[in-house]
The prediction has a mean pLDDT of 81. The RNA shown here (transfer RNA) has 71 nucleotides and comes from Candidatus Colwellbacteria bacterium GWA2_46_10.

């Protein structure tokens, strides 16, 4: 240079067009003599621009970062 894959919560990963979810963490409550531990309950995300579409994390283009292959 050419190809391929991947980007979604503080972190690790789910979601193949119609409420964006889950586990650690974080905070607050209940247990406790105090802390773990357990229970409940809460905070918080789709790299960015445009396009298709009644709707877009999800399909398309370009772009930005990244890993691999091949030169």
């Nucleotide at each position: 240079g050419u190809g391929a894959c991947c980007a979604u919560a503080g972190c690790u990963u789910a979601g193949u067009g119609g409420u964006a979810a889950a586990g650690c963490u974080c905070c607050g409550c209940u247990c406790u003599g105090u802390g773990g531990c357990a229970g409940c309950g809460g905070c918080g995300a789709c790299g960015g621009g445009g396009g298709u579409u009644c709707a877009a994390u999800u399909c398309c283009c370009c772009u930005u970062g990244g890993u691999c292959a091949c030169c």
It was read from a public genome assembly.